Model confidence (mean pLDDT): 76 of 100. Predicted 3D model of a 97-nucleotide RNA (TPP riboswitch aptamer (THI element)). Rfam family: TPP riboswitch aptamer (THI element). Rfam describes the family as follows. Vitamin B(1) in its active form thiamin pyrophosphate (TPP) is an essential coenzyme that is synthesised by coupling of pyrimidine and thiazole moieties in bacteria. Of the family's consensus pairs, 95% are formed in the model.

RNA sequence: AUCAUCCGCUAGGGGCGCUGGCGUAAACGCCGGCUGAGAAGCACCCUUUGAACCUGAUCUGGGCAAUGCCGGCGCAGGAAAGCGAACACCCCUCCGC
Repeated sequence: AUCAUCCGCUAGGGGCGCUGGCGUAAACGCCGGCUGAGAAGCACCCUUUGAACCUGAUCUGGGCAAUGCCGGCGCAGGAAAGCGAACACCCCUCCGC
């Protein structure tokens, strides 16, 4: 310098279950096990090119110690965006009110 949109910045959206042991009157806490990117992390994932996530669903087939653990449902219904070198946001300083 160019390409790239991987990525970065800002803003926003989202989930956090199952299980063993110990402690506790209980709530709950601590240490492990399972799956996972993530099981409360100064994190992780996703943002319309949208299966991040929610609904259907106390659904359904399989499997597991157990669980959305895996598949189906699912070209079903919803679901959060802009920027790319100075915008946005944040911080600091000064002036004014």